The prediction has a mean pLDDT of 75. Two RNAs folded together computationally: RNase P RNA and transfer RNA, 495 nucleotides in total. Rfam match: Bacterial RNase P class A. Rfam links the family to the GO terms ribonuclease P activity, dimeric ribonuclease P complex and tRNA processing.
RNA sequence: UCAGGGGGCCUGAGGCAGCCGCGUUUUCUUUUGGGAAGCGAGGAAAGUCCGGGCUCCACGAAGCAAGGGUGGCGGGUAACGCCCGCCGGGCGUGCUUGGAAACAGGCGCGCUUAGGGAAAGUGCCACAGAGAGUAUACCGCCGAUGGACCCUAAAGGUCACAGGCAAGGGUGAAAGGGUGCGGUAAAAGCGCACCGGGGCGAUCUGGUAACAGCGCCCGCAUGGCAAACCCCACCCGGAGCAAGGCCAAAUAGGGGUCUCGCGCUGGCUUGACCGGCAGGGGAGUUUCGCCCCGAGGAGACCCGGGUUGGCUGCUAGAGCGGCUUGGCAACAGGUCGCCCAGAUGAAUGGCUGCCACCGCUUGGCUGGUCCUUAGGAUACCGCAAGCGGAGACAGAACCCGGCUUAUGAUGGCCCCCUGAUACU
RNA sequence: UGCCGGGUCAUCUAAUGGUAGGAUAGUGGACUCUGAAUCCACUCAUCUUGGUUCGAAUCCAAGCCCGGCAG
Numbered sequence: 001u002c003a004g005g006g007g008g009c010c011u012g013a014g015g016c017a018g019c020c021g022c023g024u025u026u027u028c029u030u031u032u033g034g035g036a037a038g039c040g041a042g043g044a045a046a047g048u049c050c051g052g053g054c055u056c057c058a059c060g061a062a063g064c065a066a067g068g069g070u071g072g073c074g075g076g077u078a079a080c081g082c083c084c085g086c087c088g089g090g091c092g093u094g095c096u097u098g099g100a101a102a103c104a105g106g107c108g109c110g111c112u113u114a115g116g117g118a119a120a121g122u123g124c125c126a127c128a129g130a131g132a133g134u135a136u137a138c139c140g141c142c143g144a145u146g147g148a149c150c151c152u153a154a155a156g157g158u159c160a161c162a163g164g165c166a167a168g169g170g171u172g173a174a175a176g177g178g179u180g181c182g183g184u185a186a187a188a189g190c191g192c193a194c195c196g197g198g199g200c201g202a203u204c205u206g207g208u209a210a211c212a213g214c215g216c217c218c219g220c221a222u223g224g225c226a227a228a229c230c231c232c233a234c235c236c237g238g239a240g241c242a243a244g245g246c247c248a249a250a251u252a253g254g255g256g257u258c259u260c261g262c263g264c265u266g267g268c269u270u271g272a273c274c275g276g277c278a279g280g281g282g283a284g285u286u287u288c289g290c291c292c293c294g295a296g297g298a299g300a301c302c303c304g305g306g307u308u309g310g311c312u313g314c315u316a317g318a319g320c321g322g323c324u325u326g327g328c329a330a331c332a333g334g335u336c337g338c339c340c341a342g343a344u345g346a347a348u349g350g351c352u353g354c355c356a357c358c359g360c361u362u363g364g365c366u367g368g369u370c371c372u373u374a375g376g377a378u379a380c381c382g383c384a385a386g387c388g389g390a391g392a393c394a395g396a397a398c399c400c401g402g403c404u405u406a407u408g409a410u411g412g413c414c415c416c417c418u419g420a421u422a423c424u
Numbered sequence: 425u426g427c428c429g430g431g432u433c434a435u436c437u438a439a440u441g442g443u444a445g446g447a448u449a450g451u452g453g454a455c456u457c458u459g460a461a462u463c464c465a466c467u468c469a470u471c472u473u474g475g476u477u478c479g480a481a482u483c484c485a486a487g488c489c490c491g492g493c494a495g
Stems, first nucleotide, its partner, number of pairs: 001420010014355007022040008042393001046404002049402005054240004067236005072086005087115001088113011116231002121229002123225003138169002140165003145162002147159004177195006196220001197218005204213003244312004254303007263277005268271001279293004319338008357389007365382001367381002369377003425494007434448004442478001450466005471487005
């Protein structure tokens, strides 16, 4: 450099015309109907996993408790468990320092990360293993010291009894730092060097912070699990457009629970009783008068029966696109332009042609490129023509912001692995 | 459309995070003249994929399937 494979992040989901067909809005019209114009699914409309708007219910406010959720730091946002940037950890890889190597440290790149607290407490760690949580001693090593024995002039030797050790072996997912040197009877942070770890330094340095660096102290004293209970900090009232409101239709104005309370006045037999006055309605031309009504009521909820039609909520919104400003980015501000489904058993479709995408073939074709000098070459890029192919996942149902999952062809960027070629 | 609940042998069910057990059914054998019953043996499972953990049927996340409720 090329080819193939894998991973991550984006792009992308077609355009134009004709014919037929569907839904809806507006409008015209001879009104059963017909015509014209406009508009008519998605990046996930999906899963319903989070967060909101909106509506109803409950409720003095705030706080506490219960229950649920989130969890490095900073920012974004209406809000979030989402997004952006950074920090820390893990894996891979390149360079480099030390080293014989294994390996360890430093710097960078890519991927990944549900990442508060394990010295607040409780719990669990099966089997195996000597020992599994205030660690332990099975094999093993030693036996300097004390003891027994041998030989003894002394030195020494044997045993492994008292004891010492935790280096090595073994078990396990995990056995209380790692490497090296010293040290010792044998050993061990027992001592030292380097690496690792812990504590302190609001009162060193950088950073808003997480954190990083530096200094001092500690040989290292407290293994893992919180997607176990729990602790800490922060957040959360419940239900959902079949929410909710209105009309029509329907009937036996059914049963139950609760609440309100009888226009004024008199009576006593204290009853949803009787009378008077005031009120409403009816017949009547009107007044008087007559008749009827006025708590045997009204409201809320539940059960049962009936009806199962229509309107509204309903689509202009944290809206979309272009340009621009600020910001590393997520995103925010400004300005201009646009209107972009509202169906209700549920419309948004089908055919044909051309373009666009991919593959193959043909053509040197006023292109690129190469060789040579006015002509050639065509592997590659481009162009033209012909033939063939792929068109997926899936479909609104109150509306938004996310996440996750499904998905054909193409193109772009980054990283890793394998192979080939060239150079060092 | 919205809201809930649940997935373990063929069926019904058990199982503190530590070898997935039982009953019925099935297959083979024994017993019997034959069948049933009985006895013995065997086969068969955690819906799928990831994660936490030493270890997952169990805990967490995503998906798939089934069932229920609401005018």